Predicted 3D model of a 73-nucleotide RNA (transfer RNA) from a Bacteroidales bacterium. RNAcentral holds the sequence, with entries from ENA and MGnify. The organism belongs to Bacteroidales, within Bacteria. Its Rfam family is "tRNA". From the family's description: Transfer RNA (tRNA) molecules are approximately 80 nucleotides in length. The coordinates come from a structure-prediction model, not an experiment, and the mean pLDDT is 82.

[in-house]
RNA sequence: GCGGGAAUAGCGCAAUUGGCAGAGCGGCGGCUUCCCAAGCCGCAGGUUGCGGGUUCGACCCCCGUUUCCCGCU
Repeated sequence: GCGGGAAUAGCGCAAUUGGCAGAGCGGCGGCUUCCCAAGCCGCAGGUUGCGGGUUCGACCCCCGUUUCCCGCU
């Protein structure tokens, strides 16, 4: 230098081939218990790496770009 992959909640990850962004762990609150742990219920938390484009509508398609991983030279 070229090609491919990844980037989404505090963390590790989904989103069925364009139609309301989710679950687990963690956090907070409640129930239960004499107290704690465990268990159960609920709540909060997101500029989908970044900047543009297409579209009525984009995590998803197109262009550029940043970081990391793999391969080739």